[in-house]
Context: one part of a larger RNA
Molecule: small-subunit ribosomal RNA, 5' domain
Organism: Brevundimonas sp.
């Protein structure tokens, strides 16, 4: 000297862009963040021009494994890289074939009925692109090659949308591996499913992933085990580079979702806004029982030096559904708060000597403050003001803008409304009075201060940076 997700002091006029609980993965009032589809279904309800329409509890399909958060854990195949082989894969694109006949329930509803309530139980009947049997089956799986197993769903506005079964693909994930990845040896031994093997059983799938039985194996100063820290990478910082230091914000992978378990649905999840179990809180309660889960977005308590709105919009850009037209999206796009950081712009320019007054300082003559200041002449950045006013929109055309009447551009007026901060002993740029008297203070080091202090207060002067500018942290 460079840096920052900073913080504290004194100050503070604007705009752009960016960032913005680093501590308590502490605990959370409220409100919103994951829905949708009537072109699967049968029904309620309401309108009706009797043709139909409109809304929708439920049943079914798809989404809720992504978007979003956060760094507790993890020293590990977690993550970088760079290879494997024994594997899935909804929606996409593609081959090639098929959609044939049956059936038995249910939910909504109707009746009874239990609870305070969450929430139920019983009867009757019902529908379906819920469910379940039969055909058929090119190819697909098995195989001892004889054989044996399996699918399918239909809407409709008539011309699409879908359904099964198979090919190949792309993305997308699972697994195995070799190389890298922090301290301690004041931790030296570890280790029985622990190392193989044989046969099994599990999985989309390879394996001690289990299991039986069998040998007695693995690792280990090239540091095993054990402690302790720690989420990792592309980057960030610095430095001339080697190297240190970090992993905020933006990308990628990981793990979590009140703690612990644990499985179910499903392509996919052991699943933040699902389910179930035990734990701690928390909240209601008729004490028989019940709800809940902000490390989404805002917001609230508390901790802290110390981090922002309980704000608009779905118009862009993606996402989920839908055949569309929508519908949802605290993703997103924007607006507010903060000088928290860069960038930029201003706070007026030109002219003016009687060197004005007035401060300071004087050797008392004069220096300075200082062309500074009044005065004269301009200019209108920016503020305010008046009128126009956007791109961002891409959909034939027409319609559609949260930001916003914003940016931006005019008009006319008037210097007007806008400067501080921190130092002046050396280091280190910049000095003089005056008060103080080892006193009050000062300091980063070295060190000033005890009666002439350039190191303390204060003025006057001056030197740096500048809407900052010192402190203080913490990294090179």
């Nucleotide at each position: 000297g460079a840096g920052c997700g900073a913080a504290c002091g004194c100050u503070g006029g604007c705009g752009g862009c960016a960032g913005g609980c680093c501590u308590a993965a502490c605990a959370c009032a409220u409100g919103c963040a994951a829905g949708u589809c009537g072109a699967a279904c049968g029904g309620a309800u309401c309108c009706u021009u009797c043709g139909g329409g409109a809304u929708u509890a439920g049943u079914g399909g798809c989404g809720g494994a992504c978007g979003g958060g956060u760094g507790a854990g993890u020293a590990a195949c977690a993550c970088g890289u760079g290879g494997g082989a024994a594997c899935g894969u909804g929606c996409c694109u593609u081959u090639u074939g098929g959609u044939u006949c049956g059936g038995a329930a249910u939910a909504g509803c109707u009746c009874c009925u239990g609870g305070a309530a969450a929430c139920g139980g019983g009867u009757g009947g019902u529908a379906a692109u819920g469910c379940c049997g039969a055909a058929u089956g090119u190819g697909c799986c098995c195989u001892u090659c004889g054989g044996g197993g399996g699918a399918a769903a239909g809407a409709u506005u008539u011309a699409u949308c879908g359904c099964c079964a198979u090919u190949a693909g792309a993305g997308c994930g699972g697994c195995c591996c070799g190389c890298g990845u922090c301290u301690g040896a004041u931790u030296a031994g570890c280790u029985a499913g622990u190392u193989g093997g044989u046969g099994g059983g599990g999985u989309a799938a390879u394996g001690g992933c289990c299991c039986a039985c069998c040998a007695a194996g693995g690792c280990u100063a090239c540091g095993a085990u054990c402690c302790g820290u720690a989420g990792c990478u592309g980057g960030u910082c610095u430095g001339a580079g080697a190297g240190g230091a970090u992993g905020a914000c933006c990308a990628g992978c990981c793990a979590c979702a009140u703690u612990g378990g644990a499985a179910c649905u499903g392509a996919g999840a052991c699943a933040c806004g699902g389910c179930c179990c035990a734990g701690a809180c928390u909240c209601c309660u008729a004490c028989g029982g019940g709800a809940g889960g902000c490390a989404g977005c805002a917001g609230u308590g508390g901790g802290g030096a110390a981090u922002a709105u309980u704000g608009c919009g779905c118009a862009a850009u993606g996402g989920g559904c839908g055949a569309a037209a929508g519908c949802c999206u605290g993703a997103c796009g924007c607006a507010g708060c903060c000088a928290u950081g860069c960038c930029g712009c201003g706070u007026g320019a030109g002219u003016g000597a009687u060197g004005a007054a007035g401060g300071c300082c004087u050797u008392a003559g004069g220096g300075u403050u200082g062309u500074a200041a009044a005065g004269c002449u301009c200019u209108g950045u920016u503020c305010a003001c008046u009128g126009g006013g956007a791109a961002g929109a891409a959909g034939a055309u027409a319609a559609u803008g949260a930001c916003g009447g914003u940016a931006c551009c005019c008009u006319g007026a008037g210097a007007a409304g806008a400067a501080g901060c921190c130092c002046c002993g050396g280091c280190u740029a910049a000095c003089u009075u005056c008060g103080u008297g080892c006193c009050a203070g000062c300091a980063g080091c070295c060190g000033c201060g005890g009666u002439a202090a350039u190191a303390c207060g204060a003025a006057g002067g001056g030197g740096g940076c500048u809407a900052g500018c010192g402190u203080u942290g913490u990294u090179c």